[in-house]
Context: one part of a larger RNA
């Protein structure tokens, strides 16, 4: 000086990012319990009383008649009676997630994952999906109340408007379109054959065929097109004026759009300005709770707002209770340190 374990005057979060850590509670009996609610909870709410040993007893209840329990009056001992040991601090109030449950073996346990409920699409069974070259498996020894996929997340009120864009269904006249197929047309070849002559050679014409080109017409699917779908993917406006004080703007005009954001919510886990303003709450509050709303950039299953109950989750306040701290002290142990 560490480091583990203990006790501290007065004061009590004055510490700190945070009551982190540590104290305080505490197991059993009686009594007593708020708000709020899905009536189950909440609740060991909260908040209080007992206890140990001895005498008696009219007492209840039980009995295998020796007792057992429970209760009652009085008395007695100690610093202390659950006499060591193990054994919830509590309370008000936001947020998130309904809830048990999973999870980064080894720096995250969470508000993330999942979940029971919802909702959409796909599958008619040799199903659709998935593995796997096949054969074949699983789906399933199941059959639409079933399997798959994709989104949401309990319950409660709900879930606006846009199909112009991209995606998927559905039409099938009508352009458009490949491979093939093909009247054809052109071109190479040359059985013959026509001139010329140097008599075996040039130049010309050419059916068949066999070839190489180009080809009218023919040709699905797609795609264009024509409609449907948003709990598909997604989107979900400016600008100017206007009320008999001012402000404000219920009206009105005007460009644009597929439609121009409903109900809710709202400086939020989303607010940049920004410590917005006001009200709580402190003596004193950049947090926190309640409003307002010019929402830099909320919003309805990428699901909106609510919600009892439950979190080793987060955020503020408070009681109690403490060596967190004012400020340190001092015991016991193990270290380091000296000396051997």
């Nucleotide at each position: 000086c560490g480091g583990u374990g203990g006790u501290u005057a007065a004061g009590g979060a004055a510490c700190u990012a945070g009551g982190c850590a540590a104290a305080u509670u505490g197991a059993c009996c009686c009594c007593g319990u708020a708000c709020g609610u899905u009536c189950g909870c909440a609740a060991u709410a909260a908040g209080g009383g007992g206890g140990c040993c001895c005498u008696c007893c009219c007492u209840g209840c039980u009995u295998u008649c020796g007792g057992g329990u429970a209760g009652g009056a009085g008395g007695g001992c100690g610093c202390a009676g659950a006499g060591a040991a193990u054994a919830g601090g509590c309370u008000c109030u936001g947020g998130g997630g309904a809830c048990u449950g999973u999870u980064u073996a080894u720096c995250a346990a969470a508000a993330a994952c999942a979940c029971a409920g919802g909702a959409c699409u796909g599958u008619g069974c040799g199903a659709a999906c998935u593995c796997g070259c096949a054969a074949g498996a699983g789906g399933a020894u199941g059959u639409a109340u079933a399997c798959a996929g994709u989104c949401u997340g309990a319950c409660g009120c709900c879930u606006g408007c846009c199909c112009a864009a991209u995606g998927c269904c559905u039409g099938a006249a009508u352009g458009u379109u490949a491979a093939g197929g093909a009247a054809g047309u052109c071109g190479g070849u040359u059985a013959u054959u026509g001139a010329a002559u140097u008599u075996a050679u040039u130049c010309g014409a050419g059916a068949a065929g066999c070839u190489g080109a180009c080809g009218a017409c023919u040709g699905a699917a797609g795609c264009a097109c024509a409609g449907g779908u948003c709990a598909a993917u997604g989107g979900c406006g400016g600008c100017c004026g206007u009320a008999a004080c001012u402000a404000u703007g219920a009206c009105g005009g005007u460009c644009c759009u597929a439609a121009g954001g409903u109900a809710g919510c709202g400086a939020a886990g989303u607010u940049c300005c920004u410590u917005g303003u006001c009200g709580g709450g402190u003596a004193a509050g950049u947090u926190c709770c309640g409003a307002c709303g010019c929402g830099c950039a909320u919003g309805a299953a990428u699901g909106g707002c609510g919600u009892a109950a439950c979190c080793a989750c987060u955020g503020g306040a408070g009681c109690a209770c403490u060596g967190u701290c004012u400020c340190a002290a001092c015991c016991a142990c193990c270290g380091a340190c000296u000396c051997g």
A computed fold for a 340-nucleotide part of an RNA from a Phycisphaerae bacterium, annotated as large-subunit ribosomal RNA, domain IV.
The prediction has a mean pLDDT of 86.
The full RNA is in RNAcentral, with records from ENA.